[in-house]
Context: one part of a larger RNA
RNA sequence: CGUAGACGGUGGAUGCCUAGGCAGUUGGAGGCGAUGAAGGACGUACUAACUUGCGAUAAGCCAUGAUGAGGCAGUAAGAGCCGCUUGAGUCAUGGAUUUCCGAAUGGGGCAACCCACUCUGCUUGCAGAGUAUCCUUAAGUGAAUACAUAGCUUAAGGAGGCGAACCCGGAGAACUGAAACAUCUAAGUACCCGGAGGAAAAGAAAUCAACCGAGAUUUCCCUAGUAGCGGCGAGCGAACGGGAAGUAGCCCUUAAGCAAUCACGGUGGUAGUGGAACGUGUUGGAAAGCACGACGAUACAGGGUGAUAGUCCCGUACACGACGCCAACGUAAUUGUGAAAACGAGUAGGUCGGGACACGUGUUAUCUUGACUGAAUAUGGGGGGACCAUCCUCCAAGGCUAAAUACUCCCAACUGACCGAUAGUGAACCAGUACCGUGAGGGAAAGGCGAAAAGAACCCCGGCGAGGGGAGUGAAAUAGAACCUGAAACCGUCUACGU
Numbered sequence: 001c002g003u004a005g006a007c008g009g010u011g012g013a014u015g016c017c018u019a020g021g022c023a024g025u026u027g028g029a030g031g032c033g034a035u036g037a038a039g040g041a042c043g044u045a046c047u048a049a050c051u052u053g054c055g056a057u058a059a060g061c062c063a064u065g066a067u068g069a070g071g072c073a074g075u076a077a078g079a080g081c082c083g084c085u086u087g088a089g090u091c092a093u094g095g096a097u098u099u100c101c102g103a104a105u106g107g108g109g110c111a112a113c114c115c116a117c118u119c120u121g122c123u124u125g126c127a128g129a130g131u132a133u134c135c136u137u138a139a140g141u142g143a144a145u146a147c148a149u150a151g152c153u154u155a156a157g158g159a160g161g162c163g164a165a166c167c168c169g170g171a172g173a174a175c176u177g178a179a180a181c182a183u184c185u186a187a188g189u190a191c192c193c194g195g196a197g198g199a200a201a202a203g204a205a206a207u208c209a210a211c212c213g214a215g216a217u218u219u220c221c222c223u224a225g226u227a228g229c230g231g232c233g234a235g236c237g238a239a240c241g242g243g244a245a246g247u248a249g250c251c252c253u254u255a256a257g258c259a260a261u262c263a264c265g266g267u268g269g270u271a272g273u274g275g276a277a278c279g280u281g282u283u284g285g286a287a288a289g290c291a292c293g294a295c296g297a298u299a300c301a302g303g304g305u306g307a308u309a310g311u312c313c314c315g316u317a318c319a320c321g322a323c324g325c326c327a328a329c330g331u332a333a334u335u336g337u338g339a340a341a342a343c344g345a346g347u348a349g350g351u352c353g354g355g356a357c358a359c360g361u362g363u364u365a366u367c368u369u370g371a372c373u374g375a376a377u378a379u380g381g382g383g384g385g386a387c388c389a390u391c392c393u394c395c396a397a398g399g400c401u402a403a404a405u406a407c408u409c410c411c412a413a414c415u416g417a418c419c420g421a422u423a424g425u426g427a428a429c430c431a432g433u434a435c436c437g438u439g440a441g442g443g444a445a446a447g448g449c450g451a452a453a454a455g456a457a458c459c460c461c462g463g464c465g466a467g468g469g470g471a472g473u474g475a476a477a478u479a480g481a482a483c484c485u486g487a488a489a490c491c492g493u494c495u496a497c498g499u
Base pairs, nucleotide, nucleotide: 001498002497003496004495005494006493007492008491009490015484016448017447020419021418022416023415024414025413026412027411028410029408030407031162032161039101040100041099042055043054044053046078049075050074051073061095062094063093064092065091066090067089070082071081072080106115107114108113116131117130118129119128120127121126122125133159134158135157136156137155138154139153140152141151166197167195168194169193170192177184181231207214208213218245219244220243221242222241228236229235249400250399251398252344257337258336259335260334261333263331264330265329267327268326269325270324272320273319274318278293279292280291281290282289294311295310296300302314303313304312349373350372351371352370353369354368355367356366359385380395381394382393383392384391435442436441455483458470459469460468461467
């Protein structure tokens, strides 16, 4: 040095586990904000730090209700206290307080800081209140400029910002596909802006249909990848009609109605309460295992307990419960609001140029409108896919409208031929952290002793070490905190053989 065996070290795979995720179902909720939000800074305890809570009344104050014998949140012990039915603590609801920044709003500003003015009060240097902008309304004042108007001032009311998706509107790409590329496509998508609601939008025919008729809108299944459109390429792609969900109609000379508030009523929610039935033996560290004999079940969902428990614990079925607050509903009352210059004129229509319609200008109807034009008035007008006639049908140029539909930041319960720590969220762990970047931004690793800390008193070696050896605990310490299991690579020790 090699081979083999045994025993170790290193390492952290594997197995098992789950505190966290993922995907859903059902129901709820669908907003918060100048009464100062979302999000933060700084404080706050017997407290040095972090998390949580809270705000100079600072892990809290008050009231009501429920529960209640134990509490002073956690890492996290200690010290010192509080309470024990004269009710601490906890939970629910309502109220008070709520520094500074932040729409941030007195002015400024390098967020959490700096500097003011006015009024009021008194303790005379403090306290309280007010002082942004825009819009609307009202009053006052008031230029050039006579009347006026603009402007200015004041008062009252409203707005502003944040929030996951869904919705409506405005504006609007390119990569890509066409096997190149220009019409076309991607796509009215992404991105940006404005606005709203719990849904939004649409909506009660100047609609379809076809000579029969239907009867607002929305969504789904067919019709149908059909008819069509299309460098007739790539591709795009209906409607009529049928079936289903859900249904609701109204108003503009008079309102229909709508909204708010208060009262009452039951219902639901926001704390909770009761809640059946088992013992012995045996193995074992431990019984829920095994054996024997019982019992409950409107409860054998689930979880925990020293191994696998209907009857040990929490629960579960079932039954019950609210001072107060909240929600929708019903009834009654009160208040408020409530239309178009009044049946729709610079409109319909036309010409030119665009856009939307499945439809790219085409034989292209229909809708819309930037420019220019421009009717009729129910004895009238629009449409029926060029256009004309006949016929049929409807009544534009005013307005409102629930449901069926879309979504899930959030709350509750439940489910899974979903994951099980290189998986599942980036994040099971003090994670959007550490760290990187001027910044926008990027972005980890990291779970497991044991049933219980019983976490190793005491002794010895050692640097008052590190580490180890005894002793002790424990079922187990090769479960010793670098802690379940402990694979492989890799490194050793011993033995045997070979060289």
Large-subunit ribosomal RNA, domain I from Pseudidiomarina aquimaris, 499 nucleotides, folded computationally.